[in-house]
RNA sequence: GAGUCGGCCGGGUGGCCGCGGCGCCGCUUCGACGGCGUCGAGGAAAGUCCGGACUCCACAGGGCAAGGGUGCUGGCGAAAGCCAGGGCGGGGUGACCUGCCGGAUAGGGCAACAGAGAGCAGACCGCCGAUGGCGCAACGCCGGGAGACCGGUGGUGCGCACAGGCAAGGGUGAAACGGUGCGGUAAGAGCGCACCAGCGUCGGGGGUGACCCCGGCGGCUCGGUAACCCCCACCCGGAGCAAGGCCAAGCGUGGGACGGCUGGCCCGGCCCAUGUCCCCAGGUAGGCCGCACAGAUGGAUGGCCACCGGGGCGGCGUUCCCGCCGCCCUACAGAAUCCGGCUUACAGGCCGACUC
Numbered sequence: 001g002a003g004u005c006g007g008c009c010g011g012g013u014g015g016c017c018g019c020g021g022c023g024c025c026g027c028u029u030c031g032a033c034g035g036c037g038u039c040g041a042g043g044a045a046a047g048u049c050c051g052g053a054c055u056c057c058a059c060a061g062g063g064c065a066a067g068g069g070u071g072c073u074g075g076c077g078a079a080a081g082c083c084a085g086g087g088c089g090g091g092g093u094g095a096c097c098u099g100c101c102g103g104a105u106a107g108g109g110c111a112a113c114a115g116a117g118a119g120c121a122g123a124c125c126g127c128c129g130a131u132g133g134c135g136c137a138a139c140g141c142c143g144g145g146a147g148a149c150c151g152g153u154g155g156u157g158c159g160c161a162c163a164g165g166c167a168a169g170g171g172u173g174a175a176a177c178g179g180u181g182c183g184g185u186a187a188g189a190g191c192g193c194a195c196c197a198g199c200g201u202c203g204g205g206g207g208u209g210a211c212c213c214c215g216g217c218g219g220c221u222c223g224g225u226a227a228c229c230c231c232c233a234c235c236c237g238g239a240g241c242a243a244g245g246c247c248a249a250g251c252g253u254g255g256g257a258c259g260g261c262u263g264g265c266c267c268g269g270c271c272c273a274u275g276u277c278c279c280c281a282g283g284u285a286g287g288c289c290g291c292a293c294a295g296a297u298g299g300a301u302g303g304c305c306a307c308c309g310g311g312g313c314g315g316c317g318u319u320c321c322c323g324c325c326g327c328c329c330u331a332c333a334g335a336a337u338c339c340g341g342c343u344u345a346c347a348g349g350c351c352g353a354c355u356c
Stems, first nucleotide, its partner, number of pairs: 001356009011308007019040008042332001046343002049341005054240004067236005072085005086101006102231002107229002109225002124170002126166003131163002133160005139154006178196006197221002199218008244289004253281001254279005259271004309330009
């Protein structure tokens, strides 16, 4: 000088004007007004993404099924989540950062295009052609013929690449059934062997555990996808402070009394007025609680000025430290039932550890 990680702060003082809650005093036309005192946003109050308290509804006990969520280990925690660790990958010279996390040997499914072949894989080019086949050559044997020669047969050599063998090499692909070497073979191949890698298994050691280290054995030798279905383990009722509770006008609904007819009267029956008075219940407006040592219910916590800070850039003086001058910046954002988290935004600064 450039960085990494963790924690913290995120303006101060004074003046003027202004706002909300509470208390006291004065005044009062009882609506209020004035004065004084005191209290009055955040690390995220935000997004409303998780978890809970609280409230109402449903079920009122347990199990199963359906649907949804979570998924390495240990600790803390009411839970979300946090801290530490493990495994596999990616980035950085490094400090460090970052993605994923039950099961693919329970089972089913899927893999475009290219390619011969993509799920107990396959043969386009290529290699071989051992074995069988066809052709040619010389030779041997048998038969025929007077002979030239003809027919048959046997192995050998050469050729063809028909049957067939191979999967080393080329080529396709994100992925092609371990890698290197030696042996082996007609050519090849874990076909055999050595070493390496992986898988499985056995044993020993370390760790609370995930897991790690070492050794032996088995040629056992491709895998991916579970954010496709599925399997395993655990968890899960719904709505939310506009939840919900209490008080309660006016109008209207409901009940009662007062009227007429029948009748001698009462009970009873029928009819009219929907008038007057009284009463009860539910519930609306409204108020209170829920609701807080900030706290509204159209939402207070602010604005301006001066000075001091903090930082950046430029100029001047100065060896440097530093000093002076000018300009600029001083953020993100604001409670609304409360609490614990996560995520996102943020001018600038401080402290500690570490790296190059």